[in-house]
RNAcentral holds the full RNA, with entries from SILVA. The part of an RNA shown here (small-subunit ribosomal RNA, 5' domain) has 540 nucleotides and comes from a metagenome.

Context: one part of a larger RNA
RNA sequence: GAAUCAACGCUGGCGGCGUGCCUAACACAUGCAAGUCGAACGCGAAAGUGGCUUCGGCCGCGAGUAGAGUGGCAAACGGGUGAGUAACGCGUGGGUGACCUGCCUUCGAGUGGGGGAUAACGUUUCGAAAGGAACGCUAAUACCGCAUGACAUCCUGCCUUUGAACGGGCGGAGAUCAAAGCUGGGGAUCGCAAGACCUGGCGCUUGAAGAGGGGCCCGCGUCCGAUUAGCUAGUUGGUGGGGUAACGGCUCACCAAGGCGACGAUCGGUAGCCGGCCUGAGAGGGCGGACGGCCACACUGGGACUGAGACACGGCCCAGACUCCUACGGGAGGCAGCAGUGGGGAAUUGUUCGCAAUGGGCGCAAGCCUGACGACGCAACGCCGCGUGGAGGAUGAAGAUCUUCGGAUCGUAAACUCCUGUCGAUCGGGACGAAUGUCCCGCGGUCCAACACACCGCGGGGGUGGCGGUACCGGUAAAGGAAGCCCCGGCUAACUCCGUGCCAGCAGCCGCGGUAAUACGGGGGGGGCAAGCGUUGUUC
Numbered sequence: 001g002a003a004u005c006a007a008c009g010c011u012g013g014c015g016g017c018g019u020g021c022c023u024a025a026c027a028c029a030u031g032c033a034a035g036u037c038g039a040a041c042g043c044g045a046a047a048g049u050g051g052c053u054u055c056g057g058c059c060g061c062g063a064g065u066a067g068a069g070u071g072g073c074a075a076a077c078g079g080g081u082g083a084g085u086a087a088c089g090c091g092u093g094g095g096u097g098a099c100c101u102g103c104c105u106u107c108g109a110g111u112g113g114g115g116g117a118u119a120a121c122g123u124u125u126c127g128a129a130a131g132g133a134a135c136g137c138u139a140a141u142a143c144c145g146c147a148u149g150a151c152a153u154c155c156u157g158c159c160u161u162u163g164a165a166c167g168g169g170c171g172g173a174g175a176u177c178a179a180a181g182c183u184g185g186g187g188a189u190c191g192c193a194a195g196a197c198c199u200g201g202c203g204c205u206u207g208a209a210g211a212g213g214g215g216c217c218c219g220c221g222u223c224c225g226a227u228u229a230g231c232u233a234g235u236u237g238g239u240g241g242g243g244u245a246a247c248g249g250c251u252c253a254c255c256a257a258g259g260c261g262a263c264g265a266u267c268g269g270u271a272g273c274c275g276g277c278c279u280g281a282g283a284g285g286g287c288g289g290a291c292g293g294c295c296a297c298a299c300u301g302g303g304a305c306u307g308a309g310a311c312a313c314g315g316c317c318c319a320g321a322c323u324c325c326u327a328c329g330g331g332a333g334g335c336a337g338c339a340g341u342g343g344g345g346a347a348u349u350g351u352u353c354g355c356a357a358u359g360g361g362c363g364c365a366a367g368c369c370u371g372a373c374g375a376c377g378c379a380a381c382g383c384c385g386c387g388u389g390g391a392g393g394a395u396g397a398a399g400a401u402c403u404u405c406g407g408a409u410c411g412u413a414a415a416c417u418c419c420u421g422u423c424g425a426u427c428g429g430g431a432c433g434a435a436u437g438u439c440c441c442g443c444g445g446u447c448c449a450a451c452a453c454a455c456c457g458c459g460g461g462g463g464u465g466g467c468g469g470u471a472c473c474g475g476u477a478a479a480g481g482a483a484g485c486c487c488c489g490g491c492u493a494a495c496u497c498c499g500u501g502c503c504a505g506c507a508g509c510c511g512c513g514g515u516a517a518u519a520c521g522g523g524g525g526g527g528g529c530a531a532g533c534g535u536u537g538u539u540c
Stems, first nucleotide, its partner, number of pairs: 001540004006536005013386006019379002021344001026342003030339003035073003040070002043067001048061005080297003089222008099214003104210008112146001114144002121136006152176003155172005181202006189196002223269003230260003235257008272294004276287004299320005322333004350376001352375003358372001359370004389419004399410004423481001425476005433467001438462009484529005489510003495524005505512002
């Protein structure tokens, strides 16, 4: 000098864009942060209100609404944190002849016919509660057989290949395994009707391929310590069994005795890694906060279940610590989500608004949910921009300081005159971000028996804004509301007076102060930067 997730002191007008617990991965009150689908399914209130009434009640609307329940998909994303980890964790380049993949895209085939339950619900019942128990009823795209079935799986032959004795390709005869319906419209025909039937949409089953995502393996790179020199028993390899989506001591039995290490094993310390960021002419050094990628974790430790995917932050089980409720028998909880509280600390914000936009989940859709996100708020924490006025104005006013007492300086500075109107104040106007989706109308195309429906495209119309009456624009008044901080011995830019007298004090280094101190304190003057200026910490 530059930089900073900064803090402290003094000071402080406005705006834009960013940033904001670096410490206790300490403990957490309260609210919210993951739901959705009635076009999978069976149930199904109440308030209120209308009518009738024998005054007990009954019926209708509310309403097949609210609401739970079965079922499907999502909840493995998104969001947080950096504890652990020196590791194939990360980065980079490869491999998978050792693999998986829901939703999405393309292509092929199918979607036949049956059955038994169970929640909800009803009755009874246990418990303080959390939560159960027994009996009875019922539905499905829930569950289970049967049929059919391949280019799927199993078996087997051949080919390619170094290797296909499980795995790729081609072929063979057998064996094994599927499914579910919902919904829009409809002319003829059948049917009492529902419907059959026809035709679209959404699904379902089974294959092949793709895209995107993931698992595993390998080469290289990745901090300090030798005052850590030896380490290792599933350890190293083999055979076989098991296990996995998959290779593998991943696991187990047996066999062999190996494997690693001064090119630093093992041990100890420290640490998430990277794109990048800071500095520097560069080489290098330091850092990894915000944003993006990967990893790890979710009170602590362990475990599996479900599932395409987890060993699962707002799921389950066990153990532990802690907190809370209890009728003492027993239960409940996990902010390293967003706000917020206590505590720690030099130190870090609102218990705000909205789903209008972007994105995500569910749904045919309308839509619902979304503390992701978009916004607003607080903080000079940072960067950038703007303002605090402009021009004229010499009897160089008053005043202050200095003085050689002549004067000099503050100083065109002020007053005063004229002018302007940024920002702020106030009054008025007032956006972009919104066009999709959807509904209505019209046209064209595809499908079709069909001018229905459905789908696709185009045109017109209706409708949607949290920010926000914000940005921006215009008017009004008036210089009116807006300057400080540090320094002045040398380094280093800027000098005098008074006070003090090795005292009080200053200080980054050298050093100042013991009676004329440009170095302490104050005044005047000056220098530097400026809504900031200094100090401290840290890095180059």